[in-house]
RNA sequence: GCCCCCGUAGUUCAACGGAUAGAACGUCAGUCUGCUAAACUGAAAGUUACGGGUUCGAUUCCUGUCGGGGGCA
Numbered sequence: 001g002c003c004c005c006c007g008u009a010g011u012u013c014a015a016c017g018g019a020u021a022g023a024a025c026g027u028c029a030g031u032c033u034g035c036u037a038a039a040c041u042g043a044a045a046g047u048u049a050c051g052g053g054u055u056c057g058a059u060u061c062c063u064g065u066c067g068g069g070g071g072c073a
Stems, first nucleotide, its partner, number of pairs: 001072007010025004018056001027043005049065005
């Protein structure tokens, strides 16, 4: 330098172009317990990397930039 993949909650990951973007773990609160842990209940937590475009509608499609990983030279 060229090509491919990825970027979504604190972490790991879902989400045929269509309802308020979800799950697990973690965090916080409560119940339980003599106290923890476990279990159960509830809650908080998101500019879907950033800009532009297509569309009635974009996490999803197109494009540019940035970042990460891999391949070739």
Molecule: transfer RNA
Organism: Thermodesulfobacteriota bacterium